Background:
A computed fold for a 286-nucleotide RNA from a Kiritimatiellia bacterium, annotated as Bacterial large signal recognition particle RNA. Model confidence (mean pLDDT): 76 of 100. Rfam family: Bacterial large signal recognition particle RNA. It is annotated as a non-coding RNA gene. It was read from a public genome assembly, where an Rfam model found it.
Parts: sequence; structure tokens; C1' cells
RNA sequence: CCGUGCUAAACGGGGGCGUAGCGGACCCCUGACCCUGGCAGUGAUGUCGGGCGACCUGCAAUCCGCUCCAGCAGGGUUGAAUUCCCGCGCCAGAAGGUUUGAGACCAAUCGGCGCGCCGGGAAGCGGCGAUGAACGUCGGGCCCGCGAUGACGGAUGCAGGUGAACCCCGCCAGGACCGGAAGGUAGCAACGGUAAGCCAUCGCGUUCCGGGUGUCGUGGAAUCCUGGCGGGAGCUGCGGAACGGGGAGCGGGGUCGGUGGAGAACCGGCGAACGCGGGUGCACGG
Repeated sequence: CCGUGCUAAACGGGGGCGUAGCGGACCCCUGACCCUGGCAGUGAUGUCGGGCGACCUGCAAUCCGCUCCAGCAGGGUUGAAUUCCCGCGCCAGAAGGUUUGAGACCAAUCGGCGCGCCGGGAAGCGGCGAUGAACGUCGGGCCCGCGAUGACGGAUGCAGGUGAACCCCGCCAGGACCGGAAGGUAGCAACGGUAAGCCAUCGCGUUCCGGGUGUCGUGGAAUCCUGGCGGGAGCUGCGGAACGGGGAGCGGGGUCGGUGGAGAACCGGCGAACGCGGGUGCACGG
């Protein structure tokens, strides 16, 4: 140096999340042949709190298998190298930080904007008015308060009737009791009255209460109605030109400030694939 057979090793890798750490599942990138079995969350909106608001912070999301020679069990391919290991370069890519940011949204504000709403306002058309306008003044009414009085309604009182087996009164037949008798005692029923209560009628010049009741007296505040006096020519309705006023109505726009934010640039780190360089076994034979 070549050939043969082994072993180590490899059979995707990287970033994120997660973990004491490793790997898988999950999300992302990539220019990479393993197979079988047992595995393994994607539900993001909701909610405590903060902010006038647009919105913001936090929380509610793991599981499976291992243990620093770090996925489990079994099988297969390559196998000392262009394939393994290390370094460097280059670079896809995701994440992080800083800056900038289209567009959207929020709050405040501006305006001689547009629409719309509510007033002012001339011409014009009416109504009332010398059988007297506006205005002033003196009365009255409606309305309210208080007082008096009447009617009505309710209650109460008087008169009348009824009304207690006994626990109300009087009088007490019969019967009961005392007594030798004469007579006496208590006392039910009946009878006569009465209390509480109940009754119907209207009788009474009783008393009290009530109000969408009547009358009178007095005192009231704005409107309205009405009469007199003064006064001596206006009062009032519709209409809505030109012009102008008001609003915390709607719409669109501008400005300052702010909220989120696609994208872009830069910075540092990680970094697949690719390129270059270096390193790395055992046995046998030639």
C1' cells in the first nucleotide's frame, strides 16, 4: 500500500418550549434512506388587577421515557471512512435586543366644512277693535286656608221591647227541714222586675266623627272669566325673503398626544446543509 473479517461509531441535524439535566411528543428552519412495537397537551380565549379609552402586566398548558457513556424493547444496513470526531469558513433559518415604521384604532381639540334641528326676522294673508285696543285702577267669580252653622252619612245617648233554670232582686205554690203543737227556716218552679247583651222602627232641638256637601264670615297667591271707571288706537294669528343667532344632533376632514402593529435596518448569540483542513482502532493474509 492492497484484500478479507470485526469493533467503536453512524443511520438526520438545528432553534424554541419544557426539564435538576437528557431525549421524545408539540411549534419553526433545513440541501438528511432505517424498520416494528409501546408511548406522549395545542384547547387562547377567559379572568384578577391597571388605564377615560384604544389597550397593558400576570395567571389559567403539559405529557411519555430516561439519568451524566442520559429515550425504552426488538430487528436491520453501513462500518475506519467523500459517510465517524474536532477546528475554521460560509450560510438557510427561527428567536432576542435597539431603531424605524405603512396602515388601523383611541382620547382631546380645531374649523367661515356638509346635512339636520331650534329661535330672531320683512313682504303678504287674516281676526278683534270708537257699539272703545294696549295699559292702569276698583270690584266680583273660579281656587285654597281657618272659623261658624245647616243638610247628608256613620257612631253614640234617651224613650220602647226583649233579655238570668242555678252562681241578680222581690214574692215564694208544691215538696224538704226544725218543733209535741202552734208556728218557723232555707228555698226550686211559676209570677213580677232588673244587669250585661240583643232587637226593629222611627220618635227625640243629645253628643262625637267625616267630606269632591250647602251657606255665611275672614284671610290669601299666579293664571283664567266677568262688571265699572280712566285711557284714546292698537292688539293678535298664520307666514318666514335677505340677513343673522344657538346646540352636549349626525357625517366627513385636520392637528397634538397615545395604543397596537405588517414590514425594514443594525447588533450580539445559536446555527442545518455545504466547503476546507486536521485526527482516529483490532485481527489475519499478501